[in-house]
RNA sequence: GGGCCUAUAUUUUAGUGGUAAAAUACCGCUUUUGCAAAGCGGAGUCGGCAGUUCAAUUCUGCCUAGGUCCA
Numbered sequence: 001g002g003g004c005c006u007a008u009a010u011u012u013u014a015g016u017g018g019u020a021a022a023a024u025a026c027c028g029c030u031u032u033u034g035c036a037a038a039g040c041g042g043a044g045u046c047g048g049c050a051g052u053u054c055a056a057u058u059c060u061g062c063c064u065a066g067g068u069c070c071a
Base pairs, nucleotide, nucleotide: 001070002069003068004067005066006065007064011023012022013021018054026042027041028040029039030038047063048062049061050060051059
């Protein structure tokens, strides 16, 4: 320098055109003398910029970061 793959909540992962989900962590309540565990509830997320579309996490291009292969 070039090819390919990946980027979703604190973390680990689903979801691949119709308005995003689970576990874990965090907060509150119940329970306990207290802690833990358990139950219930809550907040929080699509790497960035453009394009296509009525509608983009999803499709396309570029950039950023990581992985891998070739030179």
A computed fold for a 71-nucleotide RNA from a Candidatus Wolfebacteria bacterium, annotated as transfer RNA. Lineage of the source: Bacteria > Bacteria candidate phyla > Candidatus Wolfeibacteriota. The coordinates come from a structure-prediction model, not an experiment, and the mean pLDDT is 81. Its Rfam family is "tRNA". It is annotated as a transfer RNA.